[in-house]
Context: one part of a larger RNA
């Protein structure tokens, strides 16, 4: 000098765009953050219309709430950085060892049956959370049967590649599917092949500190067999062998999410990993599986633990490292806002639409960057005042006053968007912008002045009070302390502290 997610002191006019718990991965009141589909299904409160009526009702149709079965989603999106020195990440490859819902393309189909369980009704337990028993019922829920391909498995044969063959081609046998709905336009379902996109696994290489960590290792290293997985493999088990790693740093300890990037620097390098993007890990702590195409699942389940809450004492409920917000910690970090029949994106739905604290906006904060303003021109008797003085004067200083002018901004009034891809539809927002009027009106500070380092005098103080980044100032003439005048720097900021180059 540059930089910062900064903080502190003094000061503070406006706008645009960004950014904002770095500490306690501490504990959390309250609200919201994941639903949707009636064009899969049964049942149905309310309301409307009609029929009937003994005026109590009964019944048909429409509309439609809460709930239930079922489907899809909830594995995305959002947060955090605790753990992790590791195939976690980056990069380059391999997968003849693999998976893939929704979407797209091609192809072949959607035959015929059955039995349940919720909801509901009845009885009943419990304070509650939540149940128990009996009965009834539908489906795109569930289960057989038939059929089927280039599918799967077994077996036989073939030729090539390969380290090897499980891949490829052909034969035989066995096995495997479905669901309907409709407003008649469609929508959906099943098998097979391919695509797109996503993921799992393996390998080479690369990136922290300590040798005052030198030996480490028994599923350890390899083989055989079996199991297991979507899939290779000690991944697991039994048996057999005795290997395997290590000064090219094993093992151990400490620290740490990684990268794109960001800061600095001429570069090499050094430092860093906030915001944005990609990957990983985590979701009160530890463990486990279930469902599913996909989870070992933040707002799912079970178990254990700590903590908090409710209780009728028998037993239950909870998890903000989602958005706001609270307490605590701290030098320190914001609103319990508006909207999604505004935009973009996502889930569901044929659609209308519903949901969306993602997102779009607004609020707070000079926290940062950028831009603008606090007036412009004239004006000497160089006024008053202040300060200094050799008492002549000098300086503040064209500075002010005064004259003329302008209105960015400001205030008042009026008009009023784009953002919305046929029409309508805008949270932001009566915002931006434009027009008219008013009046210099409402808007300057902060640090320094011994040298480094731009800028000097006076008074006070007297090794005191104090200053200080280094050298060093102060003990009676202090340009170094304090005040004043003046000057210098930067300027809505200036200075200090912390950290990096």
């Nucleotide at each position: 000098g540059g930089a910062u997610g900064a903080a502190c002191g003094c000061u503070g006019g406006c706008g645009g765009c960004g950014u904002g718990c770095c500490u306690a991965a501490u504990a959390c009141a309250u609200g919201c953050a994941a639903g949707u589909c009636g064009a899969a299904c049964g049942a149905u409160a309310g309301c409307c219309c009609g029929a009937u009526u003994u005026c109590g009702g009964u019944u048909g149709g429409g509309u439609a709430a809460a709930a239930g079965u079922g489907g899809c989603g909830a594995a995305c999106g959002g947060g955090u950085g605790a753990g992790u020195a590791a195939c976690a990440c980056a990069u380059a490859g391999c997968u003849g060892a693999c998976c893939u819902g929704c979407c797209c393309u091609u192809u072949a189909g959607c035959g015929g049956g059955g039995g349940a369980c919720a909801a509901c009704u009845g009885u009943u337990g419990g304070a509650a959370a939540c149940g128990a028993c009996a009965g009834c019922u539908a489906a795109u829920a569930c289960c057989g049967c038939g059929u089927a391909c280039g599918c799967u498995c077994a077996u036989c044969g073939g030729g090539a590649u390969u380290a090897g063959a499980a891949g490829c081609c052909g034969g035989u046998g066995a096995g495997g599917a479905g669901a309907c709905u409709u407003a008649c336009g469609g929508g959906g379902c099943u098998g097979a092949a391919g695509g797109a996109a996503g993921g799992g696994g393996c390998u080479g290489u690369g990136g922290c500190c300590c040798a005052u960590c030198a030996g480490g290792u028994a599923g350890u290293u390899g083989g055989u067999a079996g199991g297991g997985u979507a899939a290779a493999a000690g991944c697991c088990u039994a048996c057999c062998a005795a290997g395997c790693c290590g000064a090219c740093g094993a093992c151990g300890g400490g620290u740490a999410g990684g990268g794109g990037g960001c800061c600095u620097g001429a570069g090499a390098g050094g430092g860093u990993g906030a915001c944005c993007c990609c990957c990983c890990a985590c979701a009160c702590u530890g463990g486990a599986a279930c469902u599913g195409a996909g989870a070992a699942a933040c707002g799912g389940u079970c178990c254990a633990g700590a903590c908090u809450c409710c209780u009728a004492c028998g037993g239950g409920a909870g998890g903000c490292a989602g958005c706001a917000g609270u307490a605590a910690g701290g030098g320190a970090u914001a609103u319990u806002g508006c909207g999604c029949a505004a935009a973009u994106g996502g889930g569901c739905g044929a659609a209308a639409g519903c949901c969306u604290g993602a997102c779009g906006c607004a609020g707070c904060a000079a926290c940062g960057c950028c831009g603008c303003g606090u007036g412009u021109g004239g004006g000497a008797u160089g006024a008053c005042g202040g300060c200094c003085u050799u008492c002549g004067g000098g300086u503040u200083g064209u500075a002010a006053a005064c004259c003329a002018c302008u209105u960015u901004u400001c205030g008042a009034g009026g008009u009023g968007a784009a953002g919305a891809g046929a029409g309508a539809g805008g949270a932001c927002g009566g915002u931006a912008a434009c027009c008219u009027c008013g009046g210099a009106a409402g808007a300057a500070g902060u640090c320094u002045c011994g040298g480094c380092u731009a800028a000097c005098u006076a008074c006070g103080u007297g090794c005191c009070a104090g200053c200080a980044g280094c050298c060093g100032c102060g003990g009676u003439a202090a340009a170094a302390c304090g005040u004043a005048g003046g000057a210098g720097g930067c300027g809505a900021g200036c200075g200090u502290u912390a950290u990096c180059c």
The prediction has a mean pLDDT of 83. This is a predicted structure of a 501-nucleotide part of an RNA (small-subunit ribosomal RNA, 5' domain) from a metagenome. Rfam family: Bacterial small subunit ribosomal RNA.